[in-house]
RNA sequence: GCACGACAAGGGCCAACCCGGGGCGACCCGGGGACGCAAUGCCACGGGACUCGCGGGCCCUCGCGAGCCAGCCGGGCUGCCGAA
Numbered sequence: 001g002c003a004c005g006a007c008a009a010g011g012g013c014c015a016a017c018c019c020g021g022g023g024c025g026a027c028c029c030g031g032g033g034a035c036g037c038a039a040u041g042c043c044a045c046g047g048g049a050c051u052c053g054c055g056g057g058c059c060c061u062c063g064c065g066a067g068c069c070a071g072c073c074g075g076g077c078u079g080c081c082g083a084a
Stems, first nucleotide, its partner, number of pairs: 004082002012037002017032006035071001041077003045074003048069001050067008
């Protein structure tokens, strides 16, 4: 240095839910709160879920367009510590 990830050390992030705000919506921002997370740091490139608009089949799905989710998975980039 790379791989790897412990009953190590210092720490870090923050689910559900609640309050305030934004958005038609999925969802996002701030505060509280911690289910969890060794990348649960960043990226919408691939797959996937979800939302909105239009159209076709018919009560759910298909196509197109636009979005949204990185804590759904894959992939890319970066990173603290240092046992086996």